[in-house]
Parts: sequence; C1' cells; structure tokens
RNA sequence: GGAGUCUUAGCUCAGUGGUAGAGCAACCGGCUGCAGUCCGGUAGGUCUCGUGUUCAAUCCACGAAGGCUCCU
Repeated sequence: GGAGUCUUAGCUCAGUGGUAGAGCAACCGGCUGCAGUCCGGUAGGUCUCGUGUUCAAUCCACGAAGGCUCCU
C1' cells in the first nucleotide's frame, strides 16, 4: 500500500427497510430464621461517526474512525 470482516444496553450477542430485543450483570419485590438458588418486575441504547438513497435506515450506497485476519 491492497483485500476481507466486525462495531447494537455494563458484558456476550440477536435483529438485514416499517415502534430496537434476549441472556448474564444491576436495582426492587416474593420465597427463606438470614443469605444463596428459584420466581415476578423495573431501569438501562445519539444502533461508532458523517453524507446520501427512500414515504420510512441498525439494515442499502459512499466516505471516515477503531478492532481482528490475510496479501504484498
């Protein structure tokens, strides 16, 4: 220098045009003599950034940044 791939909640990841979700973690409650397990609930997001396409973008196009891998 070139190519591919990834970036979504505190963490691990779904979601591939039409209201953003799960598990774990956190918090509250139930259960218990207490705690844990278990059960119910609550909160938590500029979907890495910018510009386009579209009635509508996490999703498509282009560019930028960062991570990983490969080629030279």